[in-house]
Context: one part of a larger RNA
Molecule: small-subunit ribosomal RNA, 5' domain
Organism: Gammaproteobacteria bacterium
RNA sequence: GAUUGAACGCUGGCGGUAUGCUUAACACAUGCAAGUCGAACGCGAAAGCGCCUUCGGGCGUAAGUAGAGUGGCGGACGGGUGAGUAAUGCAUAGGAAUCUGCCCAGUAGUGGGGGACAACUACCGGAAACGGUAGCUAAUACCGCAUACGCCCUACGGGGGAAAGCGGGGGAUCUUCGGACCUCGUGCUAUUGGAUGAGCCUAUGUCAGAUUAGCUGGUUGGUGGGGUAAUGGCCUACCAAGGCAACGAUCUGUAGCUGGUUUGAGAGGAUGAUCAGCCACACUGGGACUGAGACACGGCCCAGACUCCUACGGGAGGCAGCAGUGGGGAAUAUUGGACAAUGGGCGAAAGCCUGAUCCAGCAAUACCGCGUGUGUGAAGAAGGCCUGCGGGUUGUAAAGCACUUUCAAUCGUGAAGAUGGGCAGCAAGGAUAAUACCCUUGUUGUUUGACGUUAGCGAUACAAGAAGCACCGGCUAACUCCGUGCCAGCAGCCGCGGUAAUACGGAGGGUGCGAGCGUUAAUC
Numbered sequence: 001g002a003u004u005g006a007a008c009g010c011u012g013g014c015g016g017u018a019u020g021c022u023u024a025a026c027a028c029a030u031g032c033a034a035g036u037c038g039a040a041c042g043c044g045a046a047a048g049c050g051c052c053u054u055c056g057g058g059c060g061u062a063a064g065u066a067g068a069g070u071g072g073c074g075g076a077c078g079g080g081u082g083a084g085u086a087a088u089g090c091a092u093a094g095g096a097a098u099c100u101g102c103c104c105a106g107u108a109g110u111g112g113g114g115g116a117c118a119a120c121u122a123c124c125g126g127a128a129a130c131g132g133u134a135g136c137u138a139a140u141a142c143c144g145c146a147u148a149c150g151c152c153c154u155a156c157g158g159g160g161g162a163a164a165g166c167g168g169g170g171g172a173u174c175u176u177c178g179g180a181c182c183u184c185g186u187g188c189u190a191u192u193g194g195a196u197g198a199g200c201c202u203a204u205g206u207c208a209g210a211u212u213a214g215c216u217g218g219u220u221g222g223u224g225g226g227g228u229a230a231u232g233g234c235c236u237a238c239c240a241a242g243g244c245a246a247c248g249a250u251c252u253g254u255a256g257c258u259g260g261u262u263u264g265a266g267a268g269g270a271u272g273a274u275c276a277g278c279c280a281c282a283c284u285g286g287g288a289c290u291g292a293g294a295c296a297c298g299g300c301c302c303a304g305a306c307u308c309c310u311a312c313g314g315g316a317g318g319c320a321g322c323a324g325u326g327g328g329g330a331a332u333a334u335u336g337g338a339c340a341a342u343g344g345g346c347g348a349a350a351g352c353c354u355g356a357u358c359c360a361g362c363a364a365u366a367c368c369g370c371g372u373g374u375g376u377g378a379a380g381a382a383g384g385c386c387u388g389c390g391g392g393u394u395g396u397a398a399a400g401c402a403c404u405u406u407c408a409a410u411c412g413u414g415a416a417g418a419u420g421g422g423c424a425g426c427a428a429g430g431a432u433a434a435u436a437c438c439c440u441u442g443u444u445g446u447u448u449g450a451c452g453u454u455a456g457c458g459a460u461a462c463a464a465g466a467a468g469c470a471c472c473g474g475c476u477a478a479c480u481c482c483g484u485g486c487c488a489g490c491a492g493c494c495g496c497g498g499u500a501a502u503a504c505g506g507a508g509g510g511u512g513c514g515a516g517c518g519u520u521a522a523u524c
Base pairs, nucleotide, nucleotide: 001524002523003522004521006520007519008518009517010516013370014369015368016367017366018365019363020362021328026326027325028324030323031322032321035073036072037071040070041069043067048061049060050059051058052057080281081280082279089206090205091204092203093202094201095200098198099197103194104193105192106191107190108189109188110187111145113143114142120135121134122133123132124131125130151160152159153158165186166185167184168183169182170181173180174179207253208252209251214244215243216242219241220240221239222238223237224236225235226234256278257277258276259275260271261270262269263268283304284303285302286301287300306317307316308315309314334360336359337358338357342356343354344353345352346351373403374402375401376400383394384393385392386391407465409460410459411458412457413456417451420448421447422446423445424444425443426442427441428440429439430438468513469512470511471510472509473494474493475492479508480507481506482505483504489496490495
C1' cells in the first nucleotide's frame, strides 16, 4: 500500500447493489417449512335455513359438501450445517462388470375369475398415547387361471413369467334399460433403444510431525460357494505366504475438497463467507423396512443422555429448515408479506401446497453514486488567536445583494415486471362412421401484481432539513501561544516530559480524508 462475512471509539443526510452467528454440531417455548389426487375406491356428517310436530322429534336443503379411511404419486427434490473425514473424500483424465420412477421413440398385449382388509356398525380395555374382539364392504389394493412377438433360465431335450381400469362423446343394432357396441383421450403389462440420474474400478495430484520406523492375519493372492443391480476378501470353507514401507508405511496432530477469493509485475504466499459443483451429517450410537432411488433432517425399530405429560400402569419429543428465545461471545437482523413472477410436488384441468423463491423490515457491514448550495461581495466588519503593538491571521470566509431547488418534504400522475395461464366466442387443421367430444394452431373480448404511497414524470414552498474524524518532532503533508514541570501523560519505531515542550493537556491556525474518519485484529 492492498484486502476483510470484521469488531471498537467519535460522528452520521439520501439512494442503488450486495452482505449479515466466523464463537456453543450448545439447549430450545411458539407458529409455519410436504403435500396432493373424487377423472382409482367404498363411506359420509354438522351448524344454519324452510316445512311439519303428539313438543320427544321428523322431513327437505345445506351436500354427495366438510371429513377421515383404502389406493396412487411425492415426502431420496428443494432448504440447513461443516461435526466427522488426510481418503470408502475432492480435482483432473480414463475404464467395464451395472441399475434407472417420471420423460421420449419403437414392438406386442390389456381375456376370464377369486378371496380379503380398512373405513363403517356393535361391544370391550386404557388417564392418555392408542388398542382388542365380532360383523359388513369397494377398488387402478391383493391372489390364482389363460395367453407370450419379444423377455428370463437351460444340461439345448425343455422349462418359467404379465396386466386395470377410468373419463368424454355418439348414428344405426341388441338390451335384463344398468349397459353392450363404436370412437377419442388417458392409464396398465411385457420388452428394445435413448435421455437423465446414480452405483463401481484405475492412474496422477491433494497439510504438518521421524522427539512416530517398522506395520498387517481376511492380512496379500488363488480355487469352490454365497451375496449384490454390478466387479471385488464384500462374506465364507480350503490352499499358498504373502502385501505395505526411508519415493516416509504405521502412528499422532490439524482440516470438508474444488471452481474460486485475496495479495503480488510474476513466480509464489494466504484463504475456501456469500454464488456454483461434489462429499459428509441430521440429539448420540446401532439397525434394517418400504421404494426406481434412503439405510431416509421435519419416516420406523433398539439402546443412551436430556426435556415434557401422567390417574405411576405408561407415554411424547428432537430448529445444523424460516422467523424467534436463552446461553456463549468483541460480534451478526423480523416470531413480516405474497405465491404476482421463476422453479418444484400432486392433479386431465380448475386448482391446492411451497419460510424454495420473489419482496419488504433492521444494520454506514462493504462497494458505487448524489447532496449539504451557486455567483457576487473589502468597511479586509465584529469576535477569536498571535504580536516586535506598527500590525498579522482567521478571510471572500461571514454579513449584505442576486440566483438555483438536485436529494429530503407535501400533493398529483404513472410504466415495466403478464412471455404466459384461465374463461367465453369464431375460424382452420388432425382424429373419427360423425357437423358430438377431444387435440393443435390462429384470432377477438375479458380476467390475474406481494413489492406498492413502485421506478419515472409533473406541481408547490423555502437556502431552507443535512459535516465530521484523525493528525501537525523525524519517518510523514501540516506551527504558534498558554498550562504542566521525569509529574500528569504520549508512543508504530526512533524517542518526548526534570520551568521558555512545534512530541503531554487546552486553544488559535494548518494538513489529510470525507458520510465517514481513526484504532484493533488478520492475510499478502